Model confidence (mean pLDDT): 82 of 100. A computed fold for a 74-nucleotide RNA from uncultured Yoonia sp., annotated as Glycine riboswitch aptamer.
RNA sequence: AAAUCGGGAGAAUCAGCGCUGCUGAUGCCGAAGGAGCAACCGCCUCGGAAACUCUCAGGCCACCGGACCGAUUU
Numbered sequence: 001a002a003a004u005c006g007g008g009a010g011a012a013u014c015a016g017c018g019c020u021g022c023u024g025a026u027g028c029c030g031a032a033g034g035a036g037c038a039a040c041c042g043c044c045u046c047g048g049a050a051a052c053u054c055u056c057a058g059g060c061c062a063c064c065g066g067a068c069c070g071a072u073u074u
């Protein structure tokens, strides 16, 4: 670094329609990704940079996804 398994949060309502879904309006969430500031770090004339910030994306029944953590294997 990769794979597998397990755990894994947050956030809405209304209306319409061709109705397990789609669309619109307004609101909301941050833990895919992305971007910004920057603590900090380093091989320090330059670089790397967050769980902070912004919400472009994504999400707001469930499923899926999911940063991060643990275990196993190569």
Stems, first nucleotide, its partner, number of pairs: 001074007012026006027060003033056001034054003040048003
The source organism's lineage runs through Bacteria, Pseudomonadati, Rhodobacterales, Paracoccaceae and Yoonia.
The sequence is in RNAcentral, with records from MGnify.